A computed fold for a 133-nucleotide RNA from Allokutzneria sp. NRRL B-24872, annotated as SAM riboswitch aptamer (S box leader). Rfam family: SAM riboswitch aptamer (S box leader). Rfam describes the family as follows. The SAM riboswitch is found upstream of a number of genes which code for proteins involved in methionine or cysteine biosynthesis in Gram-positive bacteria.

[in-house]
RNA sequence: AGCUCAUCCAGAGGGGUAGAGGGAUCGGCCCUACGACACCCCGGCAACCGACGCUGACGGCAAGCGGACUCUCCGCGAGGCCAACGGCGAUCACGGUGCCAAAUCCGGCCCGCACGAGCGGGAAAGAUGAGGA
Repeated sequence: AGCUCAUCCAGAGGGGUAGAGGGAUCGGCCCUACGACACCCCGGCAACCGACGCUGACGGCAAGCGGACUCUCCGCGAGGCCAACGGCGAUCACGGUGCCAAAUCCGGCCCGCACGAGCGGGAAAGAUGAGGA
């Protein structure tokens, strides 16, 4: 680089360096010398990976009960235990990422309704995570 799945209308900024573009792409519209973007430091948000709890559950173990009895088999099995995996959570946050202008800033293609230019749905593209080769 490419593949699969999930999420993307919530949330979270100060300082330093540096000095002109930046918001992926195209159009729009924004941000930006009152210093953006980027990098560094500190801080924070969130909860994808993770932990915990509740719940369902593939499956397993099993006190015990019963039946055979060719001494070990067969069946059932707690208001017992463990539990792959799934769902939910107003729970947690040491760690691995990620994120901290605007809904992924809005749209671009398709469909429906409006038919004075908008509303709704879906796709594509992109971003992030997890997984796999």